[in-house]
RNA sequence: GCCUCCUUAGCUCAGUGGUAGAGCACUCGCCUUGUAAGCGGAAGGUCGACGGUUCGAAUCCGUCAGGAGGCU
Numbered sequence: 001g002c003c004u005c006c007u008u009a010g011c012u013c014a015g016u017g018g019u020a021g022a023g024c025a026c027u028c029g030c031c032u033u034g035u036a037a038g039c040g041g042a043a044g045g046u047c048g049a050c051g052g053u054u055c056g057a058a059u060c061c062g063u064c065a066g067g068a069g070g071c072u
Stems, first nucleotide, its partner, number of pairs: 001071007010024004018055001027041004048064005
């Protein structure tokens, strides 16, 4: 220098054009003599940034940033 992949909740990850989700963690309640486990609820995101396409973009396209791998 070139190519490919990744970036979504505190963490690990789904979601491939039509109102952003799960598990764990945190928090509240139930249960227990108490704790853990178990059960139920709540909270937590302007989907890496900026543009473009579209009636509509986390999703498609471009540029940039960060990360991983490969080739020379």
The RNA shown here (transfer RNA) has 72 nucleotides and comes from Gordonia sp. N1V.
Lineage of the source: Bacteria > Bacillati > Mycobacteriales > Gordoniaceae > Gordonia.
Its Rfam family is "tRNA". By type it is a transfer RNA.